[in-house]
Predicted 3D model of a 79-nucleotide RNA (transfer RNA) from Candidatus Azambacteria bacterium RIFCSPHIGHO2_01_FULL_40_24.
């Protein structure tokens, strides 16, 4: 220095290529109830990401463009 990959609830991931559908699903933790002598399992419900960050495109962006932080990996440099 160049090139590619990644970065969405607390964690772990789906959704992106192909833009639109309740409130971005989910699973595991968490909290309530039931159940049980009771804890554990199960089983009902609950809350909980405006998607790294800034623009930009468009009526509509997680999704596409762009610069940027950060991680990670090739390459090149390197007396």
């Nucleotide at each position: 220095g160049a090139c590619g990959c990644c970065a969405u609830c607390g964690u772990c991931u789906a959704g992106c290529c192909a833009g639109g559908u309740u409130c971005a699903g989910g699973a595991c933790a968490c909290g309530a109830g039931c159940c049980u002598u009771u804890c554990a399992a199960g089983c009902u419900c609950g809350a909980g990401a405006u998607c790294g960050u800034g623009g930009g495109u468009u009526c509509g962006a997680a999704u596409c463009c762009c610069a940027c932080u950060g991680g990670c990996g090739u390459c090149a440099c390197c007396a």
Source information:
RNAcentral holds the sequence, with entries from ENA. Rfam family: tRNA. It is annotated as a transfer RNA. About the family: Transfer RNA (tRNA) molecules are approximately 80 nucleotides in length.